[in-house]
The RNA shown here (Fluoride riboswitch aptamer (crcB RNA motif)) has 65 nucleotides and comes from Acidocella aminolytica 101 = DSM 11237. The sequence is in RNAcentral, with records from Rfam and Ribocentre. NCBI's taxonomy places the organism under Bacteria, Pseudomonadota, Acetobacterales, Acidocella, Acidocella aminolytica. Its mean pLDDT, the model's own confidence on a scale to 100, is 76.
RNA sequence: CAGGCAGACGGGGAUGGAGUCCCCCAAAACCGCUCCUUCGGGGAGCUGAUGACUCCUGCAGGCGU
Numbered sequence: 001c002a003g004g005c006a007g008a009c010g011g012g013g014a015u016g017g018a019g020u021c022c023c024c025c026a027a028a029a030c031c032g033c034u035c036c037u038u039c040g041g042g043g044a045g046c047u048g049a050u051g052a053c054u055c056c057u058g059c060a061g062g063c064g065u
Stems, first nucleotide, its partner, number of pairs: 010025004016056006032046005
């Protein structure tokens, strides 16, 4: 590069796992926010293990034993 066959389970919702619910997508859905910026693959900073609820795990802080 060319040819043949097959194409199941659907997939996703800023850091892990599970249940329930909600929303989105068909090659898309998805890939957080603020300020500065020479706009460059640059610089500084902030929140959160959830889309939401509950639980588990991990991390951080405080108190007690």